[in-house]
Context: one part of a larger RNA
Molecule: large-subunit ribosomal RNA, domain VI
Organism: Diphylleia rotans
RNA sequence: CAGAGAAUUGAGAGGCCCUAAUUCUUGUACGAGAGGACCGAAAAGGUGAAACCUAUGGUGUUCCAGUUGUUCAACCAAGAGCAUCGCUGGGUAGCUACGUUUCAAUAAGAUAACCACUGAAAAUAUCUAAGUGGGAAUCAGCCCUCAAGAGAAAUUCUCAUAGAGCUGUGGAAGAUCACCACGUUGAUAGGCUAGGUGUUUAAGCAUGGUAAUAUGUUAAGCUAACUAGUACUAAUCUUGCUC
Numbered sequence: 001c002a003g004a005g006a007a008u009u010g011a012g013a014g015g016c017c018c019u020a021a022u023u024c025u026u027g028u029a030c031g032a033g034a035g036g037a038c039c040g041a042a043a044a045g046g047u048g049a050a051a052c053c054u055a056u057g058g059u060g061u062u063c064c065a066g067u068u069g070u071u072c073a074a075c076c077a078a079g080a081g082c083a084u085c086g087c088u089g090g091g092u093a094g095c096u097a098c099g100u101u102u103c104a105a106u107a108a109g110a111u112a113a114c115c116a117c118u119g120a121a122a123a124u125a126u127c128u129a130a131g132u133g134g135g136a137a138u139c140a141g142c143c144c145u146c147a148a149g150a151g152a153a154a155u156u157c158u159c160a161u162a163g164a165g166c167u168g169u170g171g172a173a174g175a176u177c178a179c180c181a182c183g184u185u186g187a188u189a190g191g192c193u194a195g196g197u198g199u200u201u202a203a204g205c206a207u208g209g210u211a212a213u214a215u216g217u218u219a220a221g222c223u224a225a226c227u228a229g230u231a232c233u234a235a236u237c238u239u240g241c242u243c
Stems, first nucleotide, its partner, number of pairs: 003159006012146004018046002022042003030035001047104006056097004063090005068083005109139002114134004163243004167183005188234003191230005198222002204217005
């Protein structure tokens, strides 16, 4: 401090703070000329940070295709195993940079050095003694993040038999725990269906060719992590067990 579920405030802490070609002002002020500004305005780029994956790239250990050697199943064809994923060409989701987007702002407060006003002690003078101003990427604040273990331990709302945990299906969450979604009054995951994406025109058959092969069927076949739908499977049950 009476239980539970939510929503807040912000004491305090941390972060950020940058640089700048060039242009305008201006060939102006200044200067005999040569040369050449302050102040002010805009700003490519750099550096740093955060988020993200539409596009550009990377990866993508098996999504697709090609291909070498060898073994297998009687042979052919079609395949499978092994050889760094056998090698090679591409590539979805996710992750990512070399990529994309955004940010590092103005005003205002208190000051440092310094510059001043008024002004005596000391009839003058003096920025200082009383008093009053200006003044820096500083300090505080603004902006972003965390934040009630802030011991003065804060505030508000709802419910009060409410609720929480265990357990199961899972996750853009994750070492574990935690967090989040769902559990039949159900789309949580798998499967299936449809689509997308990727690969590049499967097998079989037919035709041409002596053949290697080519063409047709055929934008074919296959397709991971993507999208949607669908209770087929598992979360179901006697409304399970603990507090």